[in-house]
RNA sequence: GGUAAAUAAAGGCAAACCUUUCGAAAGAUAGGGACGCAAAGCUACCGGUCUAAGGUAAUGUAUCACUACGACAGCGGAGCUACUGGG
Repeated sequence: GGUAAAUAAAGGCAAACCUUUCGAAAGAUAGGGACGCAAAGCUACCGGUCUAAGGUAAUGUAUCACUACGACAGCGGAGCUACUGGG
């Protein structure tokens, strides 16, 4: 100098679940808690998944179908950034 992701350190993040607040929901915030993670840091650009308030259509008027402008970065890819650093 920084390829690979072995080992270790400084350390980092935090699934389920519980409580809290927001939300129509999916889900998210905060606290607790650790299943795991070498990018489980950031960005919805591509594919995927979840939800369907609003909208559209149907209809037996109470339901149902479709739909993202709502989400998921801890589903995969891509882009950007970062710690250590074998040979």
This is a predicted structure of an 87-nucleotide RNA (c-di-GMP-I riboswitch aptamer) from Pelagibaculum spongiae. The RNAcentral record of the sequence draws on Rfam. Rfam family: c-di-GMP-I riboswitch aptamer. Rfam describes the family as follows. GEMM was predicted in a large-scale screen for bacterial structured RNA regulatory elements.